c-di-GMP-I riboswitch aptamer, 88 nucleotides, folded computationally. Its mean pLDDT, the model's own confidence on a scale to 100, is 88.

RNA sequence: AACUGACAAGGGCACACCCGACUGAAAAGCGGGUUCGCAAAGUUACCGGUCUAAGGAGCGAAAGCUCGACGACAGCGGGACUGCCAGG
Numbered sequence: 001a002a003c004u005g006a007c008a009a010g011g012g013c014a015c016a017c018c019c020g021a022c023u024g025a026a027a028a029g030c031g032g033g034u035u036c037g038c039a040a041a042g043u044u045a046c047c048g049g050u051c052u053a054a055g056g057a058g059c060g061a062a063a064g065c066u067c068g069a070c071g072a073c074a075g076c077g078g079g080a081c082u083g084c085c086a087g088g
Base pairs, nucleotide, nucleotide: 003087004086005085012038013037017033018032019031020030022029023028036075042081043080044079046078047077048076049073050072051071056067057066058065059064
């Protein structure tokens, strides 16, 4: 150093749910509570995937329907970058 996460210590994050008289068209995000879990559940939309569908396009008499990412998800998988402790 690659690698590994059995033991130990100090910590970290936070699914779902509840609250918000916060942002957003929505998906979702943000703040508080709580804790399913996580050794990268840190960062990054590069690849695949998923969600939403505002603007826009099409259809329609209308209500509305369809398409559509430049919006999201890193706790869906892969890649890239970085990193604590212990073993080694």